Predicted 3D model of a 1446-nucleotide RNA (small-subunit ribosomal RNA) from an uncultured Bacteroidaceae bacterium.
[in-house]
């Protein structure tokens, strides 16, 4: 693209074609084949005439075959056309081509000749019988173009003879002569007709040659088979038949068998080659309910004829009879599914007839039926406020339907009415006339139309009668909303749907086609995906395990012949229709007409000869032989040697031995192992030994003989194409098995011990038997690999080896054959391959054609089994699988880091208490965080408030903010009333401004509000890898690409930090460095800091006046960079108890945190899209809750004591912070605090640093150690300390005596240990958290190991990356299949038996017009059928099984 479609939703016309694909199923009805009176005897019915009775007439009724016609009858021609079907059939059926000298042909042409004399019959009519019917039978009596005898005949037929032509050949032609036998028919008015015979033409008939579905899991078949003599039939040839003789015949180039199936022209689809179909149409065959079987006849083995058997249906009076719709309509039935019980013989055809004309479901018509192809239509032009109005979106501004409508102009195709109306009738009939050749031409007249009043034409009328179905993720043209929430559903592939769905449904809107649109189905295409055009086979499927070789394919040089192949011309053929091109006719197109064109085919035929191919000769380079020589683990035999093992005896000799990660079974005081000597056994052959040699493979290794076989060089004597390859076949063929018989040292499936382990049917150790050895015979497979068939020829190098050769030679070189490596063109998906080709070519032969099912089952072959070849299906899934890339990951490598480990200090984990989390309880214990990366987190202050949570009481434009509009003069406050507050009631004072207008308050609206939900729609902000060294980009460059180079190597660094080197060159973010702070030093300023010299004061103090030196405080600079030496290094750059330096190699800290990862955390900080709520999920208040408490977890403080507590004495800081404040002094108080008072808006006032030091006491105890919990009094804060604060005193005085498996932290001013600020705050559950200073350490050898992490490398069946993938049983569940005692079917053969009709043959005692005949009976043969029997094939079902799918 197409379909004889069909199933959904829709439908205006009109033309043209087409319409049971299924049940070759079964049929009621009706009609599809009859015609000739010009063949005939006649008259049953119809018309008409005559004649006769009735009657006035109309008429009526009888009789006549007297005419027209004509039922039934004989007779002739038909009926074998013409319609349907597609069961059968793999065959000469069919298509093509040849041929018949082996044949027939009615009707028609054309020639010739002839048509004479007789006959007896029979249907019918008539009359009788039998029957229910169908339908039979008996008299008797008629005709014929029915029959029959006779005559005649020859270019007839046969035979026989004699000659003769033609052919390959069977065979034939043609005269001649002689026998023998065969013809005829009449109607009717000038035609039709009988007969013989010869010729055409037409339709049969038969042979042959190509050609025409699968399946070898179908390899052998045949006995009338082959083939011949004879002979019979036939229209004719032939085993067709029959008899007798041979034993052929076909077959792997595919017989027999089985399954399918009409065939062809041709459609459909492809550029085509080719693939699929075979419906209309046309040719050809085959069937007619199913099988058989003959007759008639020119022709049938006959669709609407006979005969027989079956099945089946129907009538029946039980005794018998009838039918065949695959004609044409029609009905059932089967189906997803196919039409009218229609007109007409007007044409065209057919049959009969002289003709009129009769028949004619061929055939034309017309009807259903978008079921298909072609054409018209459903309006056109113009209209923008881009209307309303809906609907829909939306950034609310609009967008959109949309020039679409309204409208205003216009137009009639169609539809509707009405008028008008053909063509088809070329012609033929009748009648009449002409001509001329007596049947033909023509001329004039009649008449003859189904479709049809149809096409067409006109006229009126008014947009009026006429649009719809898919689709909108991609592919494939069109996108938004709302609903829906892995649900309902869509899907041709990918594959959507889990709350923001362009994929579902629906709507808007768009896109395509359009009187249609879509879905299913089939077939080609795309698909080079069976590849002849036009593929492949190392790794994706795919080279046989190898060799010998047979058919079979291919096959060297040259001369020469033939013309098979092949080329070329003409011939005949290829049916029309169909295609294709031109012209034409219907208004156009489809569609038809008419010409050419093709029809690539076959057959003759006449050349041509290049190659191929046959014949015939020649040559030597392929191949082979010979001769001289060369290497070798090539084979097959038998012989021979020496280490070792093990044994065995014997000596020495003492306690183990042995074996493993580490043991233990085992042997061992009866003497092991170890040693020594001797002996027996078997069974491998160290070294040399090698990318080395041979050998078709498998495979071959101690040393010696024999026997055999192959390779290679030289030479070039011989043959003289003898080649190559190889289905089927033979033969070889590792291990490991089998089978007989031997061997048996070793070593070792199987087995036993003993360890490992959760277990251990392993691995590890100790034992051990087949086996392993050897003869001899099967067996026949491997990752039999180079995963790479054999052979030939050709194609750049380079550098090694083995054997040879030539030169005098072992340098060196050069030729040939082997065997490596490495690489250029070329090839390749690439990885590779590259003269030993995966490169260019030839020529043979194997083999593949998604995955799995499955190398299975069945079947058949082999084998002694075990097993092997051979090898599907149903059924599943969208993949599977190759190379090569990034990652990622490995109990893989290799290099580095890093409190990672490891050396140490110190903790947790065990007690108590704080704190936070789980769970648990509750009205409520709001929420959020949950391996590292939740858990003294968000929370840097839950008694109320916070507060979001419960409870209860209030308010509903609202607590808070804002537009608008109205009303008010007041709001606020005061003062009372009840309430638990909020609220609500009384009462009272009671607005500004000239105004515009402002402010408040109450109503009403429109905005509000929400810690309500989704951090998996977001922003933002965080947290981890990780302060690790990464992460990309530009341009080149390399690769078909993914990519990849840079970025890798080497050194090196804290560092992808440098250097070198380098198809890479530079860049960017990240490291560093800039920044803050801390150590040192100048300079400059000196107050609230400081006080060195000077002066002056105090109980005392820089107190104070001065200073500007120091300390300190700000600023502004300076220092440090591997700069300098030394050694090592190419260079970076490493190293020195280096120098200097306050510091030395990033001085120390801090801040800063790449690409990205983990849907990491947050919607409860904030902000946001969406959703929900709106007298409540908002909001206000009062009390309660977050503080519960059987437990579990984490972080922590206190502690267990003497390196300590308790008591006294004395010392030394820093960061900060202060007016709601910090507070000196003085004063009470034991204290916590209170009173009272002063300084400070701060380097100006305020604060006791504590470990530590000196000292006294305690003496290892639950203790002067702890300090928990409880009780009493208190203090402070607040509106309030009951739930639920925090201090202080006094009393009490619990567990704890150093913590288990297991874990944390830290490398220097750090750990540890001391105390001191500060933020939150009215006080505080602060032992948190963040700062800050005192005192002040130990250790690191080193990177195996454990955890992270970087880089390089490898291997990967991962890639939501190993917390990945997957493997196998077992359970449950569905689906197809093998096997199965058996049971049912099916279809073919064979044997037997019986056997209808029928033709043949034979038979007669039966009948006849026949007397050489016919019929009839009976008999034989063949036979459809049925029946028996035994086997094979091949479905279908089967308890129960086996395995496979999902």
């Nucleotide at each position: 693209g197409a379909u004889g479609a069909a199933c959904g939703c829709u439908a205006g016309c009109u033309a043209c074609a087409g319409g049971c694909u299924u049940a070759a199923c079964a049929c009621a009805u009706g009609c599809a084949a009859g015609u000739c009176g010009a063949g005939g005897g006649g008259u049953a019915g119809c018309a008409g005439g005559a004649u006769c009775u009735a009657g006035c007439a109309a008429u009526a009724g009888a009789u006549u075959g007297c005419u027209g016609a004509c039922g039934a009858c004989c007779g002739g021609c038909g009926c074998a056309c013409g319609g349907g079907u597609g069961a059968g059939u793999a065959a000469c059926a069919c298509g093509u081509a040849u041929c018949c000298a082996a044949c027939c042909u009615g009707g028609c042409c054309u020639a010739u000749a002839c048509u004479c004399a007789g006959g007896g019959a029979u249907a019918g009519c008539c009359u009788u019988u039998c029957g229910g019917a169908a339908g039979a039978a008996a008299g008797a009596u008629u005709a014929a173009u029915a029959c029959c005898u006779g005559a005649u005949g020859g270019u007839a037929u046969a035979a026989u003879a004699a000659g003769u032509u033609c052919g390959c050949a069977u065979g034939u032609u043609c005269u001649u002569a002689u026998u023998a036998u065969u013809a005829a028919a009449g109607a009717a008015u000038u035609u039709c007709g009988g007969u013989a015979u010869a010729g055409g033409a037409u339709g049969g008939g038969g042979a042959u040659g190509c050609g025409u579905u699968c399946c070898a899991u179908u390899a052998g078949a045949u006995u009338g088979u082959u083939g011949g003599u004879a002979a019979g039939g036939u229209a004719a040839c032939g085993g067709c038949u029959u008899a007798c003789c041979a034993a052929g015949u076909c077959u792997u180039c595919g017989a027999u068998g089985g399954a399918u199936a009409g065939g062809g022209g041709u459609u459909c689809u492809g550029a085509g080659a080719g693939g699929a179909a075979g419906g209309u149409c046309c040719c050809c065959c085959a069937c007619a309910c199913u099988g058989g079987a003959a007759c008639u006849g020119a022709g049938a083995c006959a669709c609407g004829g006979u005969c027989c058997a079956g099945a089946c249906u129907c009538c029946u009076a039980c005794g018998g009879g009838a039918g065949g719709c695959a004609g044409c309509a029609g009905u059932g039935a089967g189906g997803a599914a196919u039409a009218u019980u229609g007109g007409u013989c007007a044409a065209u055809g057919g049959g009969c007839g002289a003709g009129a004309g009769c028949c004619u479901g061929a055939a034309c018509c017309a009807g259903c039926c978008a079921a298909g192809u072609a054409g018209c239509g459903u309006g056109a032009a113009g209209g923008a406020u881009g209307a309303a109005g809906g609907u829909u979106c939306u950034a609310u501004g609009g967008a959109u339907u949309g020039u679409a409508a309204a409208c205003u102009u216009c137009u009639u195709u169609u539809a509707u009415a009405c008028a008008g109306g053909a063509a088809u009738a070329a012609a033929g009939u009748g009648a009449g006339g002409u001509a001329c050749g007596u049947g033909u031409a023509c001329c004039u007249u009649u008449u003859u139309g189904u479709a049809u009043g149809u096409a067409c034409u006109g006229u009126a009328u008014g947009a009026a009668u006429a649009a719809g179905c898919a689709u909108c993720g991609g592919c494939u043209a069109a996108c938004u909303c709302c609903g829906u929430g892995c649900c309902a559903g869509c899907a041709g592939c990918c594959g959507c749907g889990g709350u923001a769905a362009u994929a579902c449904g629906g709507a808007g809107g768009a896109u395509g086609c359009g009187a249609g649109c879509g879905u299913u189905a089939u077939c080609c295409g795309g698909a080079u995906u069976u590849a002849u055009u036009g593929g492949g086979u190392u790794u994706a499927a795919a080279g046989g395990g190898u060799g010998c070789g047979u058919a079979g394919g291919c096959g060297g040089g040259c001369u020469u012949u033939u013309a098979a192949g092949u080329c070329a011309g003409c011939u005949g053929u290829g049916a029309a229709a169909g295609u294709u091109u031109g012209c034409g006719g219907c208004u156009c197109a489809a569609c038809c007409g008419u010409a050419a064109a093709a029809u690539u085919g076959c057959a003759g035929u006449u050349g041509a000869u290049a190659c191929u191919g046959g014949g015939a000769g020649u040559c030597u380079u392929g191949a082979g032989u010979g001769u001289a020589g060369u290497a070798g683990c090539g084979g097959u035999a038998a012989g021979c040697g020496g280490a070792a093992u093990u044994c065995g005896u014997g000596g020495u000799g003492u306690a183990g031995c042995g074996g493993u990660g580490a043991a233990a079974u085992g042997c061992u005081u009866a003497g092991a192992u170890a040693u020594c000597a001797c002996g027996a056994a078997g069974a491998a052959c160290u070294c040399c030994a090698a990318u080395u040699g041979c050998g078709a493979a498998g495979g071959c290794a101690g040393c010696u003989u024999a026997c055999c076989a192959g390779a290679c060089u030289a030479u070039a004597a011989c043959u003289g194409a003898c080649g190559c390859u190889g289905a089927u076949g033979c033969a070889c063929g590792a291990a490991a098995g089998u089978g007989u018989g031997g061997g048996u040292a070793u070593c070792a499936a199987a087995c036993a011990g003993g360890a490992u382990u959760a277990g251990a049917u392993a691995c590890c150790c100790u034992g051990g038997u087949a086996g392993u050895c050897c003869a001899c015979a099967c067996a026949g497979u491997a990752a039999a690999c180079g995963a790479u068939g054999a052979a030939u020829a050709c194609u750049c190098g380079c550098u090694g080896u083995u054997u040879g050769c030539g030169a005098u030679a072992u340098a060196c070189u050069g030729c040939a054959a082997g065997u490596g490596g490495c690489c250029a063109c070329g090839c390749g998906a690439a990885a590779g391959c590259a003269u030993u080709a995966a490169g260019u070519a030839u020529u043979c032969c194997a083999c593949c054609u998604g995955g799995g099912g499955a190398g299975u089952a069945c079947g058949c072959c082999g084998g002694c089994a075990a097993c092997g070849g051979u090898g599907a299906a149903a059924c599943u899934c969208a993949a599977a699988g190759g190379a090569a890339u990034u990652g990622a990951c490995g109990g893989g490598g290799g290099c580095c880091c890093g409190c990672a480990c490891a050396a140490g200090c110190g903790g947790a984990g065990g007690a108590a208490c704080a704190u936070g989390u789980g769970g648990u309880u509750u009205a409520a214990u709001u929420c959020g965080a949950c391996g590292a990366u939740a858990c003294g987190c968000g929370a840097g202050g839950a008694a109320c408030c916070u507060u979001a949570c419960c409870c209860g009481g209030g308010c509903u434009u609202g607590a808070a903010a804002u537009g608008c509009a109205g009303a008010g003069g007041a709001a606020u406050g005061a003062u009372u009333u009840g309430g638990a507050a909020a609220c609500a009631g009384a009462u009272c004072c009671g607005c500004c401004g000239c105004a515009a207008g402002g402010u408040c308050u109450c109503u009403g609206u429109g905005u509000a509000g929400g810690u309500g939900c989704u951090g998996c729609a977001u922003g933002g902000u965080u947290g981890u890898c990780g302060u690790c060294a990464g992460c990309u980009c530009g341009u080149g460059c390399c690769g078909u690409g993914a990519g990849g180079u840079g970025u890798c190597g080497g050194c090196u660094u804290a560092a992808g930090u440098g250097c070198c080197a380098u198809a890479a060159c530079g860049a960017g973010c990240g490291c560093a460095a800039c920044c803050c702070u801390u150590a040192u030093c100048u300079u400059u300023a000196g107050u609230u800091a400081c006080u060195a010299a000077c002066a002056g004061g105090u109980a005392g103090u820089g107190c104070u006046g001065a200073g500007g030196a120091c300390u300190c405080u700000g600023a502004a600079g300076a220092g440090a960079c591997u700069g300098c030496c030394g050694u090592c290094g190419u260079a970076a750059g490493a190293u020195g108890u280096g120098a200097g330096g306050a510091a030395g190699g990033u001085g120390g800290g801090g801040a800063u945190g790449a690409c990205g990862u983990c849907a990491a955390a947050u919607c409860a900080g904030c902000a946001c899209g969406g959703c929900c709520c709106u007298u409540a999920c908002g909001u206000c208040c009062g009390g309660g809750g977050c503080u519960a408490c059987a437990c579990a977890c984490g972080u922590g403080u206190u502690a267990c004591a003497a390196u300590g507590g308790g008591g006294g004495g004395u010392a030394c800081a820093g960061c900060a912070g202060g007016u709601u404040g910090c507070u000196a002094g003085c004063a009470g108080g034991u204290g916590a605090c209170u009173g009272u008072a002063u300084g400070c808006u701060a380097a100006u006032c305020c604060g006791u640093a504590a470990a530590a030091c000196c000292u006294c006491u305690c003496u290892c105890a639950g203790u002067u150690c702890g300090g928990a919990u409880c009780g009493a009094a208190g203090u402070c804060u607040g509106c309030a300390a009951c739930c639920c604060g925090a201090c202080u005193u006094c009393g009490u005085g619990a567990a704890g005596c150093u913590g288990g498996a297991u874990u944390c932290g830290c490398u220097a001013g750090u750990a540890a240990u001391c105390g001191c600020g500060c933020a939150u705050c009215a006080g505080c559950c602060a032992c948190g958290g963040c700062g800050c200073g005192g005192u002040g350490a130990a250790u690191a050898c080193g990177u195996u190991c454990c955890c992270g992490g970087g880089c390089c490398u490898u291997g990967u069946a991962c890639a939501c990356a190993c917390c990945g993938c997957c493997c196998g049983u077992c359970a449950a569940g569905c689906c197809a299949u093998g096997g199965g005692a058996g049971c049912c079917g099916g279809g073919g053969g064979u044997a037997c038996c019986u056997g209808a009709a029928g033709u043949a043959c034979g038979u007669u005692a039966c009948c006849u017009a026949a007397u050489u005949g016919g019929g009839a009976u009976c008999g034989u043969c063949c036979u459809a059928g049925g029946g028996u029997a035994a086997a094979a094939c091949u479905g279908g079902u089967g308890a129960c099984u086996g395995g496979g799918g999902c």
Background:
The sequence is in RNAcentral, with records from Greengenes. Rfam family: Bacterial small subunit ribosomal RNA. Rfam links the family to the GO terms ribosome and structural constituent of ribosome. The prediction has a mean pLDDT of 82.